FMN riboswitch aptamer (RFN element) from an uncultured Verrucomicrobiota bacterium, 116 nucleotides, folded computationally. The coordinates come from a structure-prediction model, not an experiment, and the mean pLDDT is 80. The model forms 100% of the base pairs in the Rfam consensus.
[in-house]
RNA sequence: UUCCGUCUUCAGGGCGUGGUGAAAUUCCCGACCGGCGGUACAGCCCGCGAGCCAAUAGGCAGACAAGGUGCGAUUCCUUGGCCGACAGUAUACAGUCUGGAUGGAAGAAGACGGGC
Repeated sequence: UUCCGUCUUCAGGGCGUGGUGAAAUUCCCGACCGGCGGUACAGCCCGCGAGCCAAUAGGCAGACAAGGUGCGAUUCCUUGGCCGACAGUAUACAGUCUGGAUGGAAGAAGACGGGC
């Protein structure tokens, strides 16, 4: 230097004394939340992860506009929006409840060794 190897630690947040109902933290109303890398600071720009399908290769998988500042921002500021895996729920549809999960993981930090 951060190129390679080994190892260690860490690595997801959020509902209610409201309404209807026999029954709903699932509907209605109102509220709340936002993983990792990149890039002018991002849930909704690009990519990745968890999840699902598959013997494998591989495939599927959400959402933003307007105005402002600026060299530069769909990332900042203002305004108004939108989105949310799978399985379960006895009687009723889930981003927020329960579960797989004391799991896994994008990745982050560090230690040691080697290379240059």